[in-house]
Molecule: c-di-GMP-I riboswitch aptamer
RNA sequence: UUAAUAAUUUGGCAAACCUGCUGAAAGGCUGGGACGCAAAACUGAGGGUCUAAAUUCUUUGAAAGAAUAUGACAGCCAGUUGCUCGG
Repeated sequence: UUAAUAAUUUGGCAAACCUGCUGAAAGGCUGGGACGCAAAACUGAGGGUCUAAAUUCUUUGAAAGAAUAUGACAGCCAGUUGCUCGG
């Protein structure tokens, strides 16, 4: 360094849902709560997904429809870093 196997201690994170705050929305944050996670740590410059305020286009009596990220998601893939024990 690579591959396979077994075990322990101290611990960590926190899905859905509920409360409050925030945001146009998606979402984020606080407190509760645990479905799970050995990278559920970091990265939104790659792919993918969500949203559409503003903008543009179409149409209209009101209004509605379509496109678009400059807004988000790291617990989708990907990339980066990394702890302990034994061999």